[in-house]
RNA sequence: UCGCGCUAGGUGGGAACGUAGCGGCGUUCCUGAACUCGCAAAUCCGCUUUAGCGAGGCUGAAUUCCCUACCGAGGGCGGUAUGCCCUUUAGCUGGUGCGGAGUAAGUGGUGUUGACGGCUUGGUCCUACUCAACAGGCGGGCGGCGAACCCGGUCAGGUCCGGAAGGAAGCAGCCGUAGUCGAUUCCGUCUGUGUGCUGUAGGGUUGCCGGGCCCGAGCUAACUGCUCCGUGGCCGUUCUGGACAUGCCGUUCGAAGAUGGGUGCGCGA
Numbered sequence: 001u002c003g004c005g006c007u008a009g010g011u012g013g014g015a016a017c018g019u020a021g022c023g024g025c026g027u028u029c030c031u032g033a034a035c036u037c038g039c040a041a042a043u044c045c046g047c048u049u050u051a052g053c054g055a056g057g058c059u060g061a062a063u064u065c066c067c068u069a070c071c072g073a074g075g076g077c078g079g080u081a082u083g084c085c086c087u088u089u090a091g092c093u094g095g096u097g098c099g100g101a102g103u104a105a106g107u108g109g110u111g112u113u114g115a116c117g118g119c120u121u122g123g124u125c126c127u128a129c130u131c132a133a134c135a136g137g138c139g140g141g142c143g144g145c146g147a148a149c150c151c152g153g154u155c156a157g158g159u160c161c162g163g164a165a166g167g168a169a170g171c172a173g174c175c176g177u178a179g180u181c182g183a184u185u186c187c188g189u190c191u192g193u194g195u196g197c198u199g200u201a202g203g204g205u206u207g208c209c210g211g212g213c214c215c216g217a218g219c220u221a222a223c224u225g226c227u228c229c230g231u232g233g234c235c236g237u238u239c240u241g242g243a244c245a246u247g248c249c250g251u252u253c254g255a256a257g258a259u260g261g262g263u264g265c266g267c268g269a
Base pairs, nucleotide, nucleotide: 001269002268003267004266005265006264009059010058011057012031013030014029015028016027017026020048021047022046023045024044035056036055037054038053039052065262066261067260070257074253075252076251077250078249079248080247081246082245083244085242086241090237092236094235095234096233097231098230099229100228101227102226103225105224106223107222108220109219110218117214118213119212120211121210122209123208124207125203126202127201128200129199131196132195133193134192135191136190137189138188139187140186142182143181144180145179151176152175153174154173159168160167161166
């Protein structure tokens, strides 16, 4: 150095979730093609730094096993920027909505059949009275009943006195009266009133309405516009905190690739 046989090793790996930690199972993601079977597994199963157990197959000391400069998919963590959403603060030199005040440029309305303003006189308001209305009381008048007798008049019959003429008392009846009841169409009177197209007198009059006189062109503010104030509903801005997405930076783990190196035993030539 070559050949044969064997052995260690290998026969996929990584990130996150989870755990004191490791592995499995499970889900997601990356790498990319990589044996088989049995047992366990979710508020789980097995184990402890050589961190599942068992059986079998293939490969095998190197392109294949081990270490590694480098490169690096992807994941985790932190920071930062942007976007979007939520929360919160400030009426904030913004916009918009709403409310109020003003203005009078435009529209409308009104005004020389006289606006605004001024003077004056009334009404509306108050007080007293009057009148009316209404309600009630009383009286009169009206109607009914009406006191068997103890009311009046007239008093049949009857009674009494008288010789007679005549006289007296007097029941019933009739006519009235006192009384009582009723109606209220009438009259008078008194009292009252959330009454009034009454009237008189006095008072008051900021406002509103009417009349008269003076003056002589505005007045009004419904709509639009403009100004100011308020509000904060909405948009925007600003302050606070947060979630998510994307980009960048740092850090950590790191598949695949790749550089250099390392690793046996026996026999034979």
Record summary
This is a predicted structure of a 269-nucleotide RNA (Bacterial large signal recognition particle RNA) from Candidatus Hydrogenedens sp. Its mean pLDDT, the model's own confidence on a scale to 100, is 78. The RNAcentral record of the sequence draws on ENA. Taxonomically the source falls in Candidatus Hydrogenedens (Bacteria, Candidatus Hydrogenedentota, Candidatus Hydrogenedentia, Candidatus Hydrogenedentaceae). It is recorded under the gene name ffs. Its Rfam family is "Bacterial large signal recognition particle RNA". It is annotated as a non-coding RNA gene. Its family is annotated with SRP-dependent cotranslational protein targeting to membrane, signal sequence recognition and signal recognition particle, plasma membrane targeting in the Gene Ontology. Of the family's consensus pairs, 93% are formed in the model.